[in-house]
Context: one part of a larger RNA
RNA sequence: GACGAACGCUGGCGGCAUGCCUUACACAUGCAAGUCGAACGGACGUAGCAAUACGUUAGUGGCGAACGGGUGAGUAACGCGUGAGCAACCUGCCUCGUACAUUGGGAUAACGCAUAGAAAUGUGCGCUAAUACCGAAUGAGACCACGGAGCCGCAUGGCUUUGGGGUAAAAGGAGAAAUCCGGUAUGAGAUGGGCUCGCGUCCCAUUAGUUAGUUGGCGGGGUAACGGCCCACCAAGACAGCGAUGGGUAGCCGGUCUGAGAGGAUGAACGGCCACACUGGAACUGAGGCACGGUCCAGACUCCUACGGGAGGCAGCAGUGGGGAAUAUUGGGCAAUGGGCGAAAGCCUUACCCAGCAAUGCCGCGUGAGUGAAGAAGGUCUUCGGAUUGUAAAGCUCUUUGAUUGGGGACGAAUAAAGUGACGGUACCCAAGGAACAAGCCCCGGCUAACUACGUGCCAGCAGCCGCGGUAAUACGUAGGGGGCAAGCGUUGUCC
Numbered sequence: 001g002a003c004g005a006a007c008g009c010u011g012g013c014g015g016c017a018u019g020c021c022u023u024a025c026a027c028a029u030g031c032a033a034g035u036c037g038a039a040c041g042g043a044c045g046u047a048g049c050a051a052u053a054c055g056u057u058a059g060u061g062g063c064g065a066a067c068g069g070g071u072g073a074g075u076a077a078c079g080c081g082u083g084a085g086c087a088a089c090c091u092g093c094c095u096c097g098u099a100c101a102u103u104g105g106g107a108u109a110a111c112g113c114a115u116a117g118a119a120a121u122g123u124g125c126g127c128u129a130a131u132a133c134c135g136a137a138u139g140a141g142a143c144c145a146c147g148g149a150g151c152c153g154c155a156u157g158g159c160u161u162u163g164g165g166g167u168a169a170a171a172g173g174a175g176a177a178a179u180c181c182g183g184u185a186u187g188a189g190a191u192g193g194g195c196u197c198g199c200g201u202c203c204c205a206u207u208a209g210u211u212a213g214u215u216g217g218c219g220g221g222g223u224a225a226c227g228g229c230c231c232a233c234c235a236a237g238a239c240a241g242c243g244a245u246g247g248g249u250a251g252c253c254g255g256u257c258u259g260a261g262a263g264g265a266u267g268a269a270c271g272g273c274c275a276c277a278c279u280g281g282a283a284c285u286g287a288g289g290c291a292c293g294g295u296c297c298a299g300a301c302u303c304c305u306a307c308g309g310g311a312g313g314c315a316g317c318a319g320u321g322g323g324g325a326a327u328a329u330u331g332g333g334c335a336a337u338g339g340g341c342g343a344a345a346g347c348c349u350u351a352c353c354c355a356g357c358a359a360u361g362c363c364g365c366g367u368g369a370g371u372g373a374a375g376a377a378g379g380u381c382u383u384c385g386g387a388u389u390g391u392a393a394a395g396c397u398c399u400u401u402g403a404u405u406g407g408g409g410a411c412g413a414a415u416a417a418a419g420u421g422a423c424g425g426u427a428c429c430c431a432a433g434g435a436a437c438a439a440g441c442c443c444c445g446g447c448u449a450a451c452u453a454c455g456u457g458c459c460a461g462c463a464g465c466c467g468c469g470g471u472a473a474u475a476c477g478u479a480g481g482g483g484g485c486a487a488g489c490g491u492u493g494u495c496c
Base pairs, nucleotide, nucleotide: 001495002494003493005492006491007490008489009488012365013364014363015362016361017360018358019357020323025321026320027319029318030317031316034063035062036061039060040059042057043056044055045054046053047052070276071275072274079201080200081199082198083197084196085195086194089193090192094189095188096187097186098185099184100183102136103135104134105133111126112125113124114123115122116121142167143166144165146163147162148161149160150159151158152157172181173180174179202248203247204246209239210238211237214236215235216234217233219231220230221229251273252272253271254270255266256265257264258263278299279298280297281296282295301312302311303310304309329355331354332353333352337351338349339348340347341346368398369397370396371395378389379388380387381386402437404432405431406430407429408428412423440485441484442483443482444481445466446465447464451480452479453478454477455476461468462467
């Protein structure tokens, strides 16, 4: 000097930040991911005599739920950083282009009936729709094997073109219509990812040898893709004193703190990447997961139970218990920004925007200003003359920031206009009144700025180091005075 700090004393206001560093301990309760009726058939409601219209939505279906939010356990690793490579790859939605969308079919949930169960949840029979599912057709282009030609490279090889053969598509909806929103195949782009490599990335040698899918090859399997990734066979290799292996510790970085720098320390908040989601394992769906608020299995724990069987996962936002020196509200709003769905209206959004709590930090402001010597009183000291507190107070003349009261009152809101603000009647402006309601903490032996008196008497105590205290203590305690900083001041801890 710095801090995500804590503790002691004290505490007026505002702005902006920050706030479980410990038990990746356990969690009551609420909320945190839905949306689309312009994909579909029902059911229900409202209006109507009805046709019908409007509305609601359990189910089928689509998209989303792989984002956003949290945490740092694990990880010493191509995890991260940086620079390259993929002639070994994928990419929903989005943009631009090309070519299409012909014709059929059978189901099933919802629903009805019956029925099992305490529940969770089912079971049987029957009915029905689709942009759900499955055939057939077509195939510019794509892919596969075979053949021809040209060009190129970085080894395997790549690209273009051409011949005939083989394989595989599609869905409709809204509207009076125009048209719009969708569908299929394929090319290019954009975005996002996957993989590989060079270099860098803590401590211990009181860890010296390690390794059997181990190292390589041939062939296969698998993957979007290369690869012992996996498998059969073959060979005997591979790594290591330039530190293998083992052990310990740790998420990495941009940055942050310090320092003249070199360096050292650190990785809270904000941003990028990674990993994890009660513990361990696994796959399914999907463009994307081996998936925080999905599924299955095992385990520990908690809960319900009619004892047969079931339910759960806050390292989301609040909140609770526990741990701890220690860390906040079970708040308001989708008005803004952004996200999901939707043609839209809109719905959802503890992302986010705000408010609340905390001097936790930084910054700003105030607690008054001017004048005022009888140098008042009181206090303290005193050589008893006085000195000092001290222009300090009182008095006089003013001002009114903040706080208080009253009046007005935004920007943030996008648009041609209208309408739409949680914050918020907030900020800000005007007026009113009165110096009024607002100062403490540490220190005063030297280092180190600031001295006397009394009390105490190696006691009580102080102390960062040196050291003070045993009767004249500037070092303990109190008082007066003084010094420093100031809504803070000290102490402790940690880093430079």
Molecule: small-subunit ribosomal RNA, 5' domain
Organism: uncultured bacterium